[in-house]
């Protein structure tokens, strides 16, 4: 220096869904009703495997508990930076 893995910081990109109805109201704010979204988190399942009555086990799939539905924030994931480890030359 290259490759693989991990962690953290920082930087960049990053979707979806009512600025709905009523009341209060300066108000996209608060309270209540209904509707909706999936990419924080969470939960569930197949093939397969096993000690085979049962259990293990995945997601960007499914659910929508949580979260979200102007903007801000958040945001799976991707790229970059830094650090650590491993192996090789």
């Nucleotide at each position: 220096c290259c490759g693989c893995g991990g962690a953290a910081u920082u930087c960049g990109g990053g979707a979806g869904a009512c600025u709905u109805c009523g009341g209060c109201c300066a108000g996209a704010g608060c309270c209540g009703g209904g509707g909706c979204c999936g990419a924080a988190g969470g939960a569930g399942c197949a093939a397969c495997c096993g000690c085979c009555c049962c259990g293990g086990u995945a997601a960007a799939c499914u659910c929508u508990c949580a979260g979200g539905c102007a903007g801000c924030a958040g945001g799976a994931c991707c790229g970059g930076u830094u650090c650590c480890g491993c192996a090789u030359g």
A computed fold for an 89-nucleotide RNA from Paracoccus jeotgali, annotated as Glycine riboswitch aptamer. The sequence is in RNAcentral, with records from Rfam. Lineage of the source: Bacteria > Alphaproteobacteria > Rhodobacterales > Paracoccaceae > Paracoccus.